[in-house]
Context: one part of a larger RNA
RNA sequence: GCCAACGAGUUAAUGCGUGCUGCCGGCUAAGUCCUUUAACGGACGGAGCCAAAGGGAAACCGAGUGUGAACAGCGCGUUUGUAGUACGCAUUAGACCCGAAGCCAGGUGAGCUACCCAUGUGCAGGCUGAAUACUGUCGAAAGAUAGUAGGAGGGCCGAACAGAUAAGCCGUGCAAUACUUUCUGAUGACAUGUGGGUUGGAGUGAAAAGCUAAUCGAACCUGGUAAUAGCUGGUUCUCUCCGAAAUAGCUUUUGGGUUAGCGUCUAGAUUACCCUCUGGAGGUAGAGCACUGGAAGGUCUCGACAGGUAGAAAUAUCGCGAGACCUAUCAAACUCCGAAUGCCAGAGGUAAAUUGCUAGGCAGUUAGACUGUGGGGGCUAAGCUCCAUUGGUCAAAAGGGAAACAGCCCGGAUCUCAAUUUAAGGUCCCUAAAUCUAUGUUCAGUACACUUAAGGUGGUAAUAUUUCUCAGACAGUGAGGAGGUUGGCUUAGAAGCAGCCAUCCUUUAAAGAUAGCGUAACAGCUCACUCACUAAGAGAUUUUGCGCCGCAGAUAAUCGGGGUUAAACAUAGUACCGAAACUGAGGGAUUCAUUUCGCUUCGGCGAUUUGGAUCGGUAGGAGAGUUUUUCAUGCUGCGAUGAAGCCGAAGGCGCGAGCCACGGUGGAGUGCAUGGAAGUAAGAAUGUUGGC
Numbered sequence: 001g002c003c004a005a006c007g008a009g010u011u012a013a014u015g016c017g018u019g020c021u022g023c024c025g026g027c028u029a030a031g032u033c034c035u036u037u038a039a040c041g042g043a044c045g046g047a048g049c050c051a052a053a054g055g056g057a058a059a060c061c062g063a064g065u066g067u068g069a070a071c072a073g074c075g076c077g078u079u080u081g082u083a084g085u086a087c088g089c090a091u092u093a094g095a096c097c098c099g100a101a102g103c104c105a106g107g108u109g110a111g112c113u114a115c116c117c118a119u120g121u122g123c124a125g126g127c128u129g130a131a132u133a134c135u136g137u138c139g140a141a142a143g144a145u146a147g148u149a150g151g152a153g154g155g156c157c158g159a160a161c162a163g164a165u166a167a168g169c170c171g172u173g174c175a176a177u178a179c180u181u182u183c184u185g186a187u188g189a190c191a192u193g194u195g196g197g198u199u200g201g202a203g204u205g206a207a208a209a210g211c212u213a214a215u216c217g218a219a220c221c222u223g224g225u226a227a228u229a230g231c232u233g234g235u236u237c238u239c240u241c242c243g244a245a246a247u248a249g250c251u252u253u254u255g256g257g258u259u260a261g262c263g264u265c266u267a268g269a270u271u272a273c274c275c276u277c278u279g280g281a282g283g284u285a286g287a288g289c290a291c292u293g294g295a296a297g298g299u300c301u302c303g304a305c306a307g308g309u310a311g312a313a314a315u316a317u318c319g320c321g322a323g324a325c326c327u328a329u330c331a332a333a334c335u336c337c338g339a340a341u342g343c344c345a346g347a348g349g350u351a352a353a354u355u356g357c358u359a360g361g362c363a364g365u366u367a368g369a370c371u372g373u374g375g376g377g378g379c380u381a382a383g384c385u386c387c388a389u390u391g392g393u394c395a396a397a398a399g400g401g402a403a404a405c406a407g408c409c410c411g412g413a414u415c416u417c418a419a420u421u422u423a424a425g426g427u428c429c430c431u432a433a434a435u436c437u438a439u440g441u442u443c444a445g446u447a448c449a450c451u452u453a454a455g456g457u458g459g460u461a462a463u464a465u466u467u468c469u470c471a472g473a474c475a476g477u478g479a480g481g482a483g484g485u486u487g488g489c490u491u492a493g494a495a496g497c498a499g500c501c502a503u504c505c506u507u508u509a510a511a512g513a514u515a516g517c518g519u520a521a522c523a524g525c526u527c528a529c530u531c532a533c534u535a536a537g538a539g540a541u542u543u544u545g546c547g548c549c550g551c552a553g554a555u556a557a558u559c560g561g562g563g564u565u566a567a568a569c570a571u572a573g574u575a576c577c578g579a580a581a582c583u584g585a586g587g588g589a590u591u592c593a594u595u596u597c598g599c600u601u602c603g604g605c606g607a608u609u610u611g612g613a614u615c616g617g618u619a620g621g622a623g624a625g626u627u628u629u630u631c632a633u634g635c636u637g638c639g640a641u642g643a644a645g646c647c648g649a650a651g652g653c654g655c656g657a658g659c660c661a662c663g664g665u666g667g668a669g670u671g672c673a674u675g676g677a678a679g680u681a682a683g684a685a686u687g688u689u690g691g692c
Base pairs, nucleotide, nucleotide: 001692002691003690004689005688006687011093012092013091014090015089016088017087018086019085020084021083022082023081025050026049027048031044032043033042034041054061055060064076065075066074067073096234097233099231103224104223105222106221107220108219114198115197116196117195118194119193120192121191122190123188125157126156127155128153132149133148134147135146136145137144138143161185162184163183166181167180168179200216202212203211204210237625238624239623240622241621242620247260248259249258250257251256261365262364263362264361265360266359267358268357272355274349275348276347277346278345279344280343286337287335288334292331293330294329296327297326298325299324300323301322302321303320307318308317309316310315368394369393370392371391372389373388374387375386376385377384399410400409401408414587415586416585417584419583421581425577426576427575428562429561430560434574436573437572438571439570440569441568447564448563455549456548457547459546460545461544462543464541465540466539467538468537476533477532478531479530480529482506483505484504487501488500489499512527515526516525517524588615589614590613591612592611593610596607597606598605599604626681628678629677630676631675632674633673634672635671637670638669645665646664647663648662651660652659653658
């Protein structure tokens, strides 16, 4: 891991509700007696309980009573019950099942390990050479020095022994801590044998909360014990109808509760729901500046107004502060104004619909998500966060589209169908349907669902305004572009062209006291301006469309792909495709109304005709059934001419859980109907046991 078996809402008491049954006041409890193999059952038993009247603290009064001065007002009251039974729920119990870490009590452990006591044992070999003693020499002595002897030390090197520094190896191991190499101590606070002692809030500890039998920030075993678990996991057959919530208040409360909200079922009263119209209250969006404030420009006035400038000063001017007015503005905590929606009330209307309301039974929910709109926080960041809109979808919703894609777009699946029409979205191929029509745009593979800026662009297409132009424009080519004069000043120089001032006149078709380059200064080359040649359009500005640059990444790595110059983009149009939507045909169920019939304990039940509406669904509510075991009664059922069980892509019935028949196997029990009672349904719980 798989298979099989086992494996989770039970039982008792009490209470509430609903259904059914008995009685009309209801019921007996313990117990006694009878019957019986034992149970079961029958009789007695009215003790007691509930009800029949309530109100008040009570006295007490009584369909009323309490409060109160009250004959007021207000509060609580002014009759159906009772017993049993089934189901639902609650409470108390282990209370649907499994699951802690832990707490307490009583015991068991020091054969491991810690320390201690008693008594034993062990430490190859080598090195060093303290005290002390003796002898010699020196010395008056104390003593010094040399040699010889000596053999100290938590001394040195290094086996046994004890330990465990580093690395490797191992890491389903040889091993629940080993192995290899390396390393430390090795006469000591050394190591070790045997016997003994100390223990669970206690021991022992050269202290690491170490160790106390592979267990230690409180051992192990048993018991209290099914501890408790607001937590996690699991919780077993079918079909039908309806169908939520993720919000508010309180909470040592925030992943838990409780009340309300929202679901369902029953009963009741009924149109109260919804839509339209009419009438209201309001201060949002917007707008505005009349108030409160903010902020820009200007004019005027005032100020014992710092400071600057001019002036001898008076004073003037700039500036500073305040106010008034004008112009143009801003505001969630501004308003002279002011919608749309929404809300309240009245009237009218429509379908009578799984509308709304009241009371009661039973819940679940109180982690929500994205998206549109209006906002707060944040950076007008977030697949961010917090509200509102009781907006939408998902949650609890499948189908089609968006390549794929809970929350987006279309649309809500009762079942069947080679049927029909469409929605969103599409129609070259993958891939169902236009290589469709008309007019344009784009050349960048731009683009082909979304997705990149400021800025730049004589890319290209259009728009509007305007200037010049056969009396010749714009561009091009040829020619001219002069004289007074080197204008005056300045300057070393200044001659159109360093700088300052002026910027005239003449000849002309035209030519600036010069718009650039250039020279030391001149010179030189262009320009403006003019003529000729040529020849018909040329220039400026504005507003747009589609492009281009800006634009750098790791597979060639993407428009979903192929690919496309239309199969791109814009505008308009006609066809077609396209879903579980609509329609058609046929079947089923629920519910309401309706037709007819049968039965009846008169409460209803069953069958049937027609019509309408409905049938996605998690938590959850309600209803109807199936299976298993067993008991009672009946079938005076079935069975060796073969029970149960098991096997069998095959037959029949039922929407289904399932049931029946048939064949084989098997070899002795077992079924159906109506009731009763439950150890009644398995795929999940790191489930339990067994097998493989």